[in-house]
This is a predicted structure of an 84-nucleotide RNA (c-di-GMP-I riboswitch aptamer) from Desulfotruncus alcoholivorax DSM 16058. It was read from a public genome assembly, where an Rfam model found it. The coordinates come from a structure-prediction model, not an experiment, and the mean pLDDT is 78. Taxonomically the source falls in Desulfotruncus alcoholivorax (Bacteria, Bacillota, Desulfallaceae, Desulfotruncus).
RNA sequence: UACCGAGUUGGGCAAACCUGUGCGAAAGCCGGGGACGCUAGAGCCAUGGGUCUAAAGCAAAUGCAAUGACUGCCAGGCACCAAG
Numbered sequence: 001u002a003c004c005g006a007g008u009u010g011g012g013c014a015a016a017c018c019u020g021u022g023c024g025a026a027a028g029c030c031g032g033g034g035a036c037g038c039u040a041g042a043g044c045c046a047u048g049g050g051u052c053u054a055a056a057g058c059a060a061a062u063g064c065a066a067u068g069a070c071u072g073c074c075a076g077g078c079a080c081c082a083a084g
Base pairs, nucleotide, nucleotide: 004084007081011039012038013037017033018032019031020030022029023028036072043078044077045076047075048074049073050070051069052068057064058063059062
């Protein structure tokens, strides 16, 4: 340096909820607190399915509609630590 690679400790992440002169039409995101859980994939990518929202637009009185979101819903792809 390359390949295979068990997976413990240390460690990493952070749901609900609270919070903010924050962003956004909304869903949702971001910062701080928090700790339900996850862990060598709760790392990254909206690629397929699924879910949420519905601004523009279309219809016409509440519907359709993703070019907006969700990877802590499932799959797929790409990376990372490490005893030996």